The RNA shown here (c-di-AMP riboswitch aptamer (ydaO/yuaA leader)) has 169 nucleotides and comes from an uncultured Verrucomicrobiota bacterium.
The prediction has a mean pLDDT of 76.
[in-house]
RNA sequence: ACGCCCCUGCAGCCGAAGCCUGGUCGGUGUCCAAUCGAACAGGCGCGGGGGACCCAAGGCCGAAAUCCAUCCAUGAUUUCAGCACGGGGCGUAGGGUCGGGAAACCGACCCGGGGCACUUCCAAGCCCUAGCCCGUCAGCUAACCUCGCAGGCAUAUGGAAGGGUAUCC
Numbered sequence: 001a002c003g004c005c006c007c008u009g010c011a012g013c014c015g016a017a018g019c020c021u022g023g024u025c026g027g028u029g030u031c032c033a034a035u036c037g038a039a040c041a042g043g044c045g046c047g048g049g050g051g052a053c054c055c056a057a058g059g060c061c062g063a064a065a066u067c068c069a070u071c072c073a074u075g076a077u078u079u080c081a082g083c084a085c086g087g088g089g090c091g092u093a094g095g096g097u098c099g100g101g102a103a104a105c106c107g108a109c110c111c112g113g114g115g116c117a118c119u120u121c122c123a124a125g126c127c128c129u130a131g132c133c134c135g136u137c138a139g140c141u142a143a144c145c146u147c148g149c150a151g152g153c154a155u156a157u158g159g160a161a162g163g164g165u166a167u168c169c
Stems, first nucleotide, its partner, number of pairs: 012153003018044005024038005045149006055139001059083002062080006086137001087134004094111007112129005118162006
């Protein structure tokens, strides 16, 4: 000098996952003041689910009964059984084509969607397109009811416009 790792402080990125107050417990402390952390309780803020009227929706097939009619057929209504892929939520995480595979899934390509460090626009470049949950049940939905505020990371391209913070005077 360069690279890597760890700790602390301030701030930063994805995400709804932030801020404040209170007493309790614990750490630091001259065991005072103060400060840090945790759980609990509450408030503000942010995010999700359930939940009326209205609107929307209400499959196929078979059997039985009822109504119109002189009868049959047809049509309408009700009931029962069977079939069909049960259905739904958070989240950007959807769709198409081809190949392998019994399927789940894997790979390639295309369309679409999401993120990239103050914000927006333009250009360039990079990355992601997962995972989890409810349990036969939930369309929308005012009042109302209810739940969550985790977890994981390390950024620095260029131009324009508009802002913010710190320090000094």